[in-house]
RNA sequence: GACAAAGGCAAACCUGGGGUAACCCAGGGACGCAAAGCCACGGGACCCUUUAUGGGGUCGGGCCGGGCUGCCGAA
Numbered sequence: 001g002a003c004a005a006a007g008g009c010a011a012a013c014c015u016g017g018g019g020u021a022a023c024c025c026a027g028g029g030a031c032g033c034a035a036a037g038c039c040a041c042g043g044g045a046c047c048c049u050u051u052a053u054g055g056g057g058u059c060g061g062g063c064c065g066g067g068c069u070g071c072c073g074a075a
Stems, first nucleotide, its partner, number of pairs: 001072001008033002013028006031062001037068003041065003044059006
């Protein structure tokens, strides 16, 4: 960060399964993504529980910030 090239990922939704739930897995499917690759480190949101300011969990991280790594080479 291209009116380029080679590629990659996969939202919503549907089917089956797991979980109290948030949500997760597989298949289908593409809203989109220059890191939509990796990391729950900070903030935030969501779920369960608690007398509680406590405890546990979720968010392909595609809410924001941060760290590491990667393709191309017109500017």
A computed fold for a 75-nucleotide RNA from a soil metagenome, annotated as c-di-GMP-I riboswitch aptamer. Of the family's consensus pairs, 95% are formed in the model. Its mean pLDDT, the model's own confidence on a scale to 100, is 77.